[in-house]
RNA sequence: UUCUCGAAACGGCAAAGCCGACGAAAGUCGGCGACGCAAAGCCAUAGGGCCUUCGACCGGAUCCCUCCGGUCAUGGCAGCCUGGUUCCCGAA
Numbered sequence: 001u002u003c004u005c006g007a008a009a010c011g012g013c014a015a016a017g018c019c020g021a022c023g024a025a026a027g028u029c030g031g032c033g034a035c036g037c038a039a040a041g042c043c044a045u046a047g048g049g050c051c052u053u054c055g056a057c058c059g060g061a062u063c064c065c066u067c068c069g070g071u072c073a074u075g076g077c078a079g080c081c082u083g084g085u086u087c088c089c090g091a092a
Base pairs, nucleotide, nucleotide: 005090006089012037013036017032018031019030020029021028022027035079041085042084043083046082047081048080049077050076051075055072056071057070058069059068060067061066
């Protein structure tokens, strides 16, 4: 010095919940808040998984308006796993 690794310290992030904004929803963003996290930084056009269904398609009900069920991400989740990439500190 690098890789593995994760003691300590300086710091960092922020689950649930509540409030506000956006959104059809999942969810995202901001504030409060801390369950946790050594990448809980970034990548969802790397693979798998999960969530949602405005819309589309299929089926059914209905005179119509409309309603119900099913399938499908092009919408999401990086705090589900693997992977990619960048980075703070330095005990064993």
The RNA shown here (c-di-GMP-I riboswitch aptamer) has 92 nucleotides and comes from a Planctomycetota bacterium.